Predicted 3D model of a 165-nucleotide RNA (Lysine riboswitch aptamer) from uncultured Mobilitalea sp. Rfam family: Lysine riboswitch aptamer. About the family: Riboswitches are metabolite binding domains within certain messenger RNAs that serve as precision sensors for their corresponding targets. Lineage of the source: Bacteria > Bacillati > Bacillota > Lachnospirales > Mobilitalea.
RNA sequence: UGGUAGAGGUGCAUUGUUUAUAAGUAAACUGCUGGAUAUGUCAGACAUAGAAGAACGCAGCGAAAGGAAACAGUGCCGAAGUGGUAAUAAAUCUGAAUUAUUACUGCUGGGUGUAUGGUGAACAACCAUGCAACUGUCAUCAAUUUUAUUGAUGGAGCGCUGCUA
Numbered sequence: 001u002g003g004u005a006g007a008g009g010u011g012c013a014u015u016g017u018u019u020a021u022a023a024g025u026a027a028a029c030u031g032c033u034g035g036a037u038a039u040g041u042c043a044g045a046c047a048u049a050g051a052a053g054a055a056c057g058c059a060g061c062g063a064a065a066g067g068a069a070a071c072a073g074u075g076c077c078g079a080a081g082u083g084g085u086a087a088u089a090a091a092u093c094u095g096a097a098u099u100a101u102u103a104c105u106g107c108u109g110g111g112u113g114u115a116u117g118g119u120g121a122a123c124a125a126c127c128a129u130g131c132a133a134c135u136g137u138c139a140u141c142a143a144u145u146u147u148a149u150u151g152a153u154g155g156a157g158c159g160c161u162g163c164u165a
Stems, first nucleotide, its partner, number of pairs: 001165006009077001011076009029060004037049004041096005080108011109135002112132008137155008
């Protein structure tokens, strides 16, 4: 230097089933009221519905997804997440935004708690940043019962350990 196999634990991602929440919410339909606008993410255009009665409101009827918990599996240890840029696709067209995929690139060892902000129906959960200890690993220093343990300080996964050429 290459190959191969591993470790960090409330470890990471993902699939299926069940349950609760979402919610007596949304849509459609019906009835009452009302009396001219409403809808397609936002703006413009365009389109659709509307006095054969729009919106709002009241009543009837009445879901689901994302996310969550438990259980059972699968793939793994830059596992994975996320920022930026570019391309493609989606819903009528243009622009902006959003979502998904791909490529390049930046950051993060890992989980926990907490503060702020964002997403979200939510007090759940997730994301970003900061802080706090904890934990694994390596380096340096010191001590000890010395080939290992403990303590202090610090670094980062393109790292660390075993085997092998």